Transfer RNA from Streptacidiphilus jiangxiensis, 71 nucleotides, folded computationally. RNAcentral holds the sequence, with entries from ENA and Rfam. Its Rfam family is "tRNA". The family's RNA type in Rfam is transfer RNA. Lineage of the source: Bacteria > Bacillati > Actinomycetes > Kitasatosporales > Streptacidiphilus. The coordinates come from a structure-prediction model, not an experiment, and the mean pLDDT is 82.

[in-house]
This record gives sequence, structure tokens and C1' cells, in this order.
RNA sequence: UCCCGGAUCGUCUAAUGGCAGGACAGGGGAUUUUGGUUCCCCGAAUGAGGGUUCGAUUCCUUCUCCGGGAG
Repeated sequence: UCCCGGAUCGUCUAAUGGCAGGACAGGGGAUUUUGGUUCCCCGAAUGAGGGUUCGAUUCCUUCUCCGGGAG
């Protein structure tokens, strides 16, 4: 330098163009003598810019970062 793949709550992981969901972790409550377990509730995310579309996590494009490959 070129090619391929990836980037979603703190972490892991879904969503084949139509309200971004789940688990764990965190906060609050119930239960308990305390702790743990169990149950209920709450907050929390689409790497950045542009484009297509009525509508984009999803499609196109540029860039950033990570991994792999070629020279």
C1' cells in the first nucleotide's frame, strides 16, 4: 500500500428497512434476625461524517479503531 471481516447499554448478545430487546452487572423496593437466594421496579447503547428512503442498527460512501491475509 492492497484485500477480507468486525465496531450495539458497564460486559456479553439479539434485531434480513417499520417503537433498539434480553441476560449479567448497577440503583431502589419486597422477603429474611443478618447475609445469600427468590420476586418486582428503575436507569443505561447502534464508532464519526455524508447519501438513499416516508422511515436506516440494517443499504451505499468516506474516515477512525480492532482482527486476519497478500506484497